[in-house]
Context: one part of a larger RNA
């Protein structure tokens, strides 16, 4: 380079924004760079190929022809691509109205539970396990009642639910910020897609500085189990788990499925909006699920939320 692939066989970047580059909607005019055609020039000789000729043949030598896919100049063609001018609304965006959600950041508030403190009641056990022991307890534990403190997480609602680009996001409330969707079809008029580098974000664990420290709990200690037990079980327990500001940049970061647009039977749920209303329902748009026709696939299976077929990156 050509061809083939990337759910599970090797193979989609963790995710987004975006530079260069590549690609790019409909109608119409100019131009003629790409493209196509004609003509002229050049494209050395030798070699190669074709037809002859000369060495007794051949190799070899030699004459002619052809070829030389290219380049330059010039004259034309104008469908497509490019370029330039005009126009359009379907792609994309904007506006207005309405609406949705565990979307983000910061503040305030709450109850249950857990642990602790003080005081009361009360007495010999509690705790833990397969069974035990370590451990706690007559200096009064466990249990129970009242008050107080601390930190962390938010039961039920809760759902194949919802939101977010991904990571992820759930008590209530306020402020600020962002996004999607529907309706109107009002406005701009291709403003678009992808995106090497780049930039930003990026669970948990981890690192730095300073706080905080209830619970849980690597390491560690003890008790068991066992032939052993550097484990699984039990009693404790440091870092960490939490907050602020930095760093780090990885995950089965998964739908193991890159992004975008268009196309291809049905049926059954559900979320948001519109419409409708007999309060039963069927319709449209946008999500999220199930099952499948055609089709695809090595199969499992996928199948209007595509892995098929065509195109761009």
């Nucleotide at each position: 380079u050509u061809g083939g692939g990337u759910u599970u066989a090797a193979a989609g970047g963790g995710u987004g924004c975006g530079u260069a580059g590549g690609c790019g909607g409909a109608c119409u005019g100019g131009u003629a760079a790409g493209u196509c055609a004609g003509u002229g020039g050049u494209g050395a000789a030798a070699u190669a190929c074709c037809c002859g000729c000369g060495c007794u043949c051949a190799a070899c030598g030699u004459g002619g022809g052809c070829c030389g896919u290219g380049c330059c100049a010039u004259u034309g063609a104008u469908a497509c691509u490019g370029u330039u001018g005009g126009u359009c609304u379907g792609g994309a965006g904007u506006a207005c109205u309405g609406u949705u959600g565990c979307c983000g950041u910061g503040g305030g508030a709450g109850g249950a539970a857990u642990g602790g403190g003080u005081a009361g009641u009360g007495u010999a056990g509690c705790g833990g396990u397969g069974a035990a022991a370590u451990g706690c307890a007559u200096a009064g534990a466990u249990a129970u009642u009242a008050c107080c403190c601390a930190g962390a997480a938010c039961a039920c609602c809760g759902a194949u639910u919802g939101c977010g680009a991904a990571g992820g996001c759930a008590u209530c409330u306020c402020a600020c910020g962002a996004a999607g969707c529907a309706g109107u079809c009002a406005c701009u008029g291709a403003c678009g897609c992808u995106g090497a580098g780049g930039c930003a974000c990026g669970a948990a664990a981890g690192c730095g500085u300073g706080g905080g420290g209830a619970u849980c709990g690597a390491a560690c200690a003890g008790g068991a189990u066992u032939a052993g037990a550097u484990a699984c079980c039990c009693u404790g327990g440091u870092a960490g788990u939490c907050c602020a500001c930095g760093c780090a940049g990885u995950a089965a970061a998964c739908g193991a499925u890159g992004a975008u647009g268009g196309c291809u039977a049905a049926c059954c749920g559900u979320c948001g909006g519109c419409g409708a209303u007999a309060g039963a329902c069927a319709g449209c748009c946008g999500g999220u699920g199930g099952c499948c026709a055609a089709g695809c696939g090595a199969a499992a299976g996928c199948g209007a939320u595509u892995g098929a077929a065509a195109c761009u990156c």
Background: A computed fold for a 313-nucleotide part of an RNA from an uncultured Bacteroidia bacterium, annotated as small-subunit ribosomal RNA, central domain. The coordinates come from a structure-prediction model, not an experiment, and the mean pLDDT is 83. Its Rfam family is "Bacterial small subunit ribosomal RNA". Rfam links the family to the GO terms structural constituent of ribosome and ribosome.